[in-house]
Context: one part of a larger RNA
Parts: sequence; C1' cells; structure tokens
RNA sequence: UCGUGCCAAGGGAACUCGGCAAAUUAGCCCUAUAUCUUAGGUAUAAGGGGUGCCUAUAGCUGCGUAAGCUGUAGGUUUCAACAACGGGGGGAGUCCGACUGUUUAUUAAAAACGUAGGUGACUGCUAGCCCGCAAGGGUGAGAAUAGUCACUGACUUCUGCUCACUGCCAGUACGUGAAAGCCCUUUCCAAGGGGUCUAAGCGCUGGUGAAGAGCGGGCCUAACUCUGAGGCUCUCACGGUAGCGUAAUACCUUGCCGGUUUAUUGCCGGCUUGCACCAAGGAAGUAACGAGAUUCCCAAUGUCCCUGGCAUGAGCCUG
Repeated sequence: UCGUGCCAAGGGAACUCGGCAAAUUAGCCCUAUAUCUUAGGUAUAAGGGGUGCCUAUAGCUGCGUAAGCUGUAGGUUUCAACAACGGGGGGAGUCCGACUGUUUAUUAAAAACGUAGGUGACUGCUAGCCCGCAAGGGUGAGAAUAGUCACUGACUUCUGCUCACUGCCAGUACGUGAAAGCCCUUUCCAAGGGGUCUAAGCGCUGGUGAAGAGCGGGCCUAACUCUGAGGCUCUCACGGUAGCGUAAUACCUUGCCGGUUUAUUGCCGGCUUGCACCAAGGAAGUAACGAGAUUCCCAAUGUCCCUGGCAUGAGCCUG
C1' cells in the first nucleotide's frame, strides 16, 4: 500500500449518473391494520406489545401427582433471552408487461418470447398442412367442440371511415390469349407463310380491412378583442371517429399552469395548436404480480463531511 472482515463521536445521502455498497428489519405469539379491488386479495400491510430460567397454581387430553398442551401469579440472571446460527427495511406516485413461466451456455433476464383469451384464413378426409424425386411417412390409429397457418395477447369499455392501389375470393355476354389439331397456301414434296379453334391468365364486373395499406389543403365569418358553431373553394378511395396526448411517441422544449424543493432540464396532476398518438402492427383503463424503468418520503446507515482504529492475508523491508 492492497484484499477480506469488524468498530466509530457529532451530523445523516450533504456522496453519487443513481443510496452503488453497507446498515436497518428479521423467527414465533398477542394485538392492530389504510387505500384500492376482478371481493379472491392487497396483508407478515403499516403500527404496537411480548419472548430466557425458577417456584406455585388453574384448566384440557390422559387410568394417572406419567407425559403433553394452554393460562395465571410471584421471583430471578445478563449490556442483551428468537442472546449463537439462520431469517422481510417500510410507505407513496408514474411507465411497461395482465399473471406463474421462457431467453442471448460464456458482457443483455427485459418492456423481448410464451401464455389463457380474441379474431381471421385453409380443410368433409383419397382433406388441408409438413417431409420426400418417388414409393411412402407425419399431423393421426385424429375427423370441423378437429388439425394447420397468421395476427392480437388476462380482464373491463371499445375497436370508427376508405375496396382508388396491391393481394385474395367470386363471376364473366365479350376482347386478348401458346402449342397441338384442322383448313388454305408459294406449280409438286419439305422447311416456311396465312387462317380457324382454344386452357389458364390478363382485360372486364362484383366482393373483401381483426387482408397489405391509407385516413387533406386554402380563404372568410358572431355588436371590444379572441375564438370560429357556420359559409365558399380545390382535391381525394376516404379525409383520423371514440379515447389518449409535451407521451418509452413533442422538433421547437427546461412548452404553459399547479404540487413537490431553500433551490428541480426531474417526478406527479392539469392544459394541449399531436414536427410525426390513435383503435387486434389494437385504443384507453386496470386489482394482483415483477432480481423490469423512474420519482418522492420514513427509518437506519463510514456513501459522504473526514477520516481513524482493530483483526487477518498478501506485498514491501530486514535477518
């Protein structure tokens, strides 16, 4: 000097990106327990008290003055009695994901994946989907309350408009439409040329958004001002509904207002003209849950003010 462990007056997060680390709490019994809630929970909520040993005694079980359990009273030792070991710090707000679960063996455990639930598509079994050139095999010795595929992701309230484009489905008088066949043909043959017929497909017609997707601009206007219910106009397939909103999404931005602080680019609650939220690429809520993200409070703390001491191991010095 370093590693590990222990202690620390007064202060108590002033440390720091951030309470990282450490400390606090802890078992059992009694008591008491808010808010919210899907009425199950939240809950060991929070908070308070007790706890060893000895003596006496009451009750219960028991045949019993054995043994065990429960209680009452008195006494007694220690700094301390769940004396060691082991073993939750707590509360409040917000975001995300419903939950238990799964994952990058060896830098990521999560808001990612999964999930029950929801919806759509294909499929009547010689099916659909998958493997195989095939024979054949799987799903399945199953049969639509089934199997496969896709999206969403408990629950609650809901899920708006657009079929113009792309896809898919269905239809189709007609048009287009290859080879083969047939017909004609350059005097014959052949190559060749022309015509006719015609499948799928395309054109055409219609449907389909929990299919891929998309969901405007300008000007004017109410007896102060502001705003614009309203009007005009361009344009599109339709012009973003409900809800939410400076958001895990807001450039301007440290938006504005309120709360929190001595002081806050933070957090929470509002407002909201949303650069560039928006409805199963789901929208908005949501009890419970989370080694998830973030903010605040209480407690206790060597994180810090500000360092010091002790134990132990190493290093170093000397022999």
Molecule: large-subunit ribosomal RNA, domain IV
Organism: archaeon